The RNA shown here (FMN riboswitch aptamer (RFN element)) has 146 nucleotides and comes from Devosia crocina.
The coordinates come from a structure-prediction model, not an experiment, and the mean pLDDT is 77.
[in-house]
RNA sequence: GCAUGUUCUCAGGGCGGGGCGGAACUCCCCACCGGCGGUAAGGCGGCAACGUCGAGCCCGCGAGCGCUUCCGGCUUCGGCUGGAAGGUCAGCAGAUCCGGUGUGAUUCCGGAGCCGACGGUCAUAGUCCGGAUGAAAGAGACAGAG
Repeated sequence: GCAUGUUCUCAGGGCGGGGCGGAACUCCCCACCGGCGGUAAGGCGGCAACGUCGAGCCCGCGAGCGCUUCCGGCUUCGGCUGGAAGGUCAGCAGAUCCGGUGUGAUUCCGGAGCCGACGGUCAUAGUCCGGAUGAAAGAGACAGAG
């Protein structure tokens, strides 16, 4: 210092108080939370080289649903439904502005906002339960050509 490999390890947080009600951690008021990689002018450590931390809403990625394909069941032949696979598509699908500093910031500082799969539920869920003792972006460990 790197191609590659592996029965290897790890890999998500959050409803506390009040109100209405027969019933709500689901509604209303106040709260609470923020996966992975990249970017980085800030913080911390160091004499320095450098190390380390630093974005939910900037660029990508991942899981879920959709979608497509395959297999099965049902069918009034329109479709409906169970399972498996794919990860091409990017549909659900996401959300940020203002002020300050500065050559430079949607990342720093200050302020005000906004967003959050599917199924379930005595009542509508980012926070409860479930698929999930799952999967996985990736991080690491070990091996290792050169």
The sequence was found by an Rfam model in a public genome assembly.